RNAcentral holds the sequence, with entries from Rfam and Ribocentre.
SAM riboswitch aptamer (S box leader) from Clostridium pasteurianum, 107 nucleotides, folded computationally.
NCBI's taxonomy places the organism under Bacteria, Bacillati, Eubacteriales, Clostridiaceae, Clostridium.
The same sequence occurs in records of 2 taxa.

[in-house]
């Protein structure tokens, strides 16, 4: 790179470095010298792994629930809206869909 699986309206910083771009594409609309990106600390989550467990079953195990050691993730705005199709409506709203992301597993 590619392929299944689940998630994706909730969390989370008045730090330090640096110093100018950044929100995947396109089209909007935002963000940014009152300081982007990137790294470091901190945080928040709890996917999988380990631990804990007085629950529940078919009881050397599965499953819940917990915890936060460890792998990853996240940490402006819902994945910032929207892009394709449907319903709704009188141009709004819902709804699934693609697309993107993350984690586990394949091959």
């Nucleotide at each position: 790179a590619u392929c299944u699986u689940a998630u994706c309206c909730a969390g989370a910083g008045u730090g330090g470095u640096a110093g100018a771009g950044g929100g995947a594409c396109u089209g909007g609309c935002c963000c940014g010298u009152u300081g982007a990106a990137a790294c470091c600390c901190g945080a928040c989550a709890a996917c999988c792994a380990g631990c804990a467990u007085u629950g529940u079953u078919u009881u050397u195990a599965a499953u819940g629930u917990g915890u936060a050691u460890g792998g990853u993730g996240u940490u402006a705005a819902u994945u910032c809206c929207a892009g394709c199709a449907g319903a709704u409506u009188g141009u709004u709203u819902c709804u699934g869909a693609a697309a993107g992301a993350u984690a586990a597993g394949g091959a």